Record summary: Small-subunit ribosomal RNA, 5' domain from a Chloroflexota bacterium, 509 nucleotides, folded computationally. The organism belongs to Chloroflexota, within Bacteria. It was read from a public genome assembly.

Context: one part of a larger RNA
RNA sequence: GGGUUAACGCUGGCGGUGCGCAUAACACAUGCAAGUCGAGCGAGGGCUCAUUCCCCGCAAGGGGAGUGAGUUCCUAGCGGCGAACGGGUGAGUAACACGUGGGCAACCUUUCCUAUCGCGGGGGAUAACAGCGGGAAACCGCUGCUAAUACCGCAUGUAGUCACCGGUCGCAUGGCCGGUGAAAAAAGCAGCAAUGCACGAUGGGGUGGGCCCGCGGCCUAUCAGCUAGUCGGUGGGGUAACGGCCUACCGAGGCGAUGACGGGUAGCUGGUCUGAGAGGACGACCAGCCACACGGGGACUGAGACACGGCCCCGACUCCUACGGGAGGCAGCAGUGAGGAAUCUUCCGCAAUGGGCGAAAGCCUGACGGAGCGACACCGCGUGUGGGAUGAAGUCUUUCGGGAUGUAAACCACUGUUGGAGGGGAAGACAUCGACGGUACCCUCCGAGAAAGCCCCGGCUAACUACGUGCCAGCAGCCGCGGUAAUACGUAGGGGGCGAGCGUUAUCC
Numbered sequence: 001g002g003g004u005u006a007a008c009g010c011u012g013g014c015g016g017u018g019c020g021c022a023u024a025a026c027a028c029a030u031g032c033a034a035g036u037c038g039a040g041c042g043a044g045g046g047c048u049c050a051u052u053c054c055c056c057g058c059a060a061g062g063g064g065a066g067u068g069a070g071u072u073c074c075u076a077g078c079g080g081c082g083a084a085c086g087g088g089u090g091a092g093u094a095a096c097a098c099g100u101g102g103g104c105a106a107c108c109u110u111u112c113c114u115a116u117c118g119c120g121g122g123g124g125a126u127a128a129c130a131g132c133g134g135g136a137a138a139c140c141g142c143u144g145c146u147a148a149u150a151c152c153g154c155a156u157g158u159a160g161u162c163a164c165c166g167g168u169c170g171c172a173u174g175g176c177c178g179g180u181g182a183a184a185a186a187a188g189c190a191g192c193a194a195u196g197c198a199c200g201a202u203g204g205g206g207u208g209g210g211c212c213c214g215c216g217g218c219c220u221a222u223c224a225g226c227u228a229g230u231c232g233g234u235g236g237g238g239u240a241a242c243g244g245c246c247u248a249c250c251g252a253g254g255c256g257a258u259g260a261c262g263g264g265u266a267g268c269u270g271g272u273c274u275g276a277g278a279g280g281a282c283g284a285c286c287a288g289c290c291a292c293a294c295g296g297g298g299a300c301u302g303a304g305a306c307a308c309g310g311c312c313c314c315g316a317c318u319c320c321u322a323c324g325g326g327a328g329g330c331a332g333c334a335g336u337g338a339g340g341a342a343u344c345u346u347c348c349g350c351a352a353u354g355g356g357c358g359a360a361a362g363c364c365u366g367a368c369g370g371a372g373c374g375a376c377a378c379c380g381c382g383u384g385u386g387g388g389a390u391g392a393a394g395u396c397u398u399u400c401g402g403g404a405u406g407u408a409a410a411c412c413a414c415u416g417u418u419g420g421a422g423g424g425g426a427a428g429a430c431a432u433c434g435a436c437g438g439u440a441c442c443c444u445c446c447g448a449g450a451a452a453g454c455c456c457c458g459g460c461u462a463a464c465u466a467c468g469u470g471c472c473a474g475c476a477g478c479c480g481c482g483g484u485a486a487u488a489c490g491u492a493g494g495g496g497g498c499g500a501g502c503g504u505u506a507u508c509c
Base pairs, nucleotide, nucleotide: 001509002508003507004506006505007504008503009502010501013381014380015379016378017377018376019374020373021339026337027336028335030334031333032332035081036080037079040078041077043075044074045073046071047070048069049068050067051066052065053064054063055062056061088292089291090290098216099215100214101213102212103211104210107209108208112205113204114203115202116201117200118199120154122152123151129144130143131142132141133140134139161182162181163180164179165178166177167176168175169174188197189196190195218264219263220262225255226254227253230252231251232250233249234248235247236246237245267289268288269287270286271282272281273280274279294315295314296313297312298311317328318327319326320325345371347370348369349368353367354365355364356363357362384414385413386412387411394405395404396403397402418450419446420445421444422443423442424441428436453498454497455496456495457494458479459478460477464493465492466491467490468489474481475480
């Protein structure tokens, strides 16, 4: 000198774009953050119409109970898809976690695209519901009824899998092709219909993932030896898949000064800051990957999880309780307490982009789009412009003549950025639909009115005098100032620097 997720002191007019718990991965009140499909299913309700009966009424009509039909309406339950995405955090991790380059003849992939073949015929349940019962509650039990795109046999078998036989090829295990045999599948819904959407098996593609390997990136030797599933083999198990991943037996290996093992620290990267570069430091925001979801462990479901707003167990903590027993997990968005030098609104909207579900209408979406707060950062603008005296007043200084503040002010003329008032008024939307927002922007009017501070002035380093003080009070980044004329302390005048900021502190180069 440059940089910062900064903080502190003094000061503070406006706009745009960004950024905003770095500390306690501390604890959390409250609300919201993942639902959707009635075109899978039964049931219930609403509404409309018709009709029967009862009540009120002279009637018109009104009310109630029931039955039937319709329905663009609603949905607790069963069922499907989603909930493994999106959002948060950086605790752990020195590791194939990450980066980069490869490998899988050792693998999986819902939805989507494409292609081939199919979708025949049956069965038994169960929630909802009803009845009874238990419990303070959370909830639960028994009996009875019922449906399905829920569940289970049977049939069929293109293709695939497995076994055997043959051929061919390679990169070792082996790959590919042909034949024979075995086991194994399905669901309907809407529509008058045409048809559409679904469903099953399989091949190919796409996307997403899993596993393996080479190389690369912290400190410490005041850590020198480490290791029993340890290293290898065989059989078996397990997985989508290879593997000591697991297990039984057998062998005795494996790693290490090219730093094993131990300790400390740390998410990694694209990048960011600095620097002429080489390098050094860092990894906030944004993007990719990883890990975690009160601490620890476990599996279930599923194409996918060992699953933030799922389940079970143990633990700590908090809450409810009728003391028998239950409930909970903000490192989602806001917000609260605590910690701290320090870090925001319990806001608006699904209008846009994107996501889930749905045939669609649409519903949901604290993702997201916006607004709010904060000079936290960067950028831009303003606080006026021109004229105006041998030069007012005041103040400071003086050798008392004067000098300085100083064209500065007053005063005259003008302008209208910003501001105030009035009017118009978007784009963003590719039919309708705009939270932002009567915003941006445009026009007219008003009027210098409402808008400047902070640090420094001994040398380094740009800027000097007076008074006060008297090694005191104090200053200070280094050298050093202050003990009676202090340009170094305090105040004033003047000056220098930067400017809605200026200084200080911390930290990196």